The prediction has a mean pLDDT of 80. c-di-AMP riboswitch aptamer (ydaO/yuaA leader) from a soil metagenome, 136 nucleotides, folded computationally.

RNA sequence: CGCCGAAUCCGCGGCGUCAAUGUCGCGGAGCGGGGGACCCAAGAUCCCUGGGGCGAAUCUCGCGGUGAACCCGCGGGAGGCGCGAGCUCUUUUAGCGCCAGCCCGACAGCUAACCCCGCAGGCUGACGAAAGAGAA
Numbered sequence: 001c002g003c004c005g006a007a008u009c010c011g012c013g014g015c016g017u018c019a020a021u022g023u024c025g026c027g028g029a030g031c032g033g034g035g036g037a038c039c040c041a042a043g044a045u046c047c048c049u050g051g052g053g054c055g056a057a058u059c060u061c062g063c064g065g066u067g068a069a070c071c072c073g074c075g076g077g078a079g080g081c082g083c084g085a086g087c088u089c090u091u092u093u094a095g096c097g098c099c100a101g102c103c104c105g106a107c108a109g110c111u112a113a114c115c116c117c118g119c120a121g122g123c124u125g126a127c128g129a130a131a132g133a134g135a136a
Base pairs, nucleotide, nucleotide: 002123003122004121008029009028010027011026012025013024014023015022030119031118032117033116034115035114040109050107051104052103053102054101058078059077060076061075062074063073064072065071079099080098081097082096083095087134088133089132090131091130092129093128
């Protein structure tokens, strides 16, 4: 310079500095998430199993780890996500990569009004080929 992601911008005040970078608090805009009516959906009994949220991060088959696994490993299939940069945006494609992790705490379908919460964290390496719109 760029990338994943909602995770950015602005104002006021305190601390700090020669002045800045910075840091704390409050507020606004914007972006993102959750709760929450009518209506709709669901709806009874028995057994097993609690249920739910953020996120692309799910489902399934084979072999093995075992006697059994909802667990782990290695492969396959289906499905989902990201990059793919002459300046910005949209689309296709060669190629490459990911399918994790965390939270609530017995509890939540949808849901107008209304209420609540977040604005983090983590990365790449020398730039394949096309179409369209715009800017300069």